[in-house]
RNA sequence: UGCCGAAUUGGGCUGGCCAUCAGCUCAAGCGGGGGAACCAACUGAAGCGCAAGCUUCAGGGGCGAAUCGGAAAGCCGUAGCGCACUCUUUCAGCGCGAGCCCGUCAGCUAACCCCGUAGGCCCGAGAAAGAGA
Numbered sequence: 001u002g003c004c005g006a007a008u009u010g011g012g013c014u015g016g017c018c019a020u021c022a023g024c025u026c027a028a029g030c031g032g033g034g035g036a037a038c039c040a041a042c043u044g045a046a047g048c049g050c051a052a053g054c055u056u057c058a059g060g061g062g063c064g065a066a067u068c069g070g071a072a073a074g075c076c077g078u079a080g081c082g083c084a085c086u087c088u089u090u091c092a093g094c095g096c097g098a099g100c101c102c103g104u105c106a107g108c109u110a111a112c113c114c115c116g117u118a119g120g121c122c123c124g125a126g127a128a129a130g131a132g133a
Base pairs, nucleotide, nucleotide: 002121003120004119008028009027010026011025012024013023014022015021029117030116031115032114033113034112039107042059043058044057045056046055047054048053060102061101062100063099068077069076070075080096081095082094083093085132086131087130088129089128090127091126
């Protein structure tokens, strides 16, 4: 100077004073979750019914690209994701394809309610078309 990511900006207070920095707090921006009506599944079990079908119970869910397969790990693939002014499309190359959380409970969901605003990394970052800055 840039990259992944929501993870940025501003105000106030405090840390002996100023600056830097750190902590707390408020707001904006960005991101996520819960939450009606209407709508809405799939699978299994049981019951009712001639049938169409109906009822009850069970199979948990979230952030994230990070799913799935080969018995597991290693390893090899794979849905998907990232790569330098920005967006779309195409080709090529190089990488990722994890981890964590909730706790028996959650489909969608207006009003409303709640939460996060971290962490990690690079040193020349390919090409074409269209649009923009």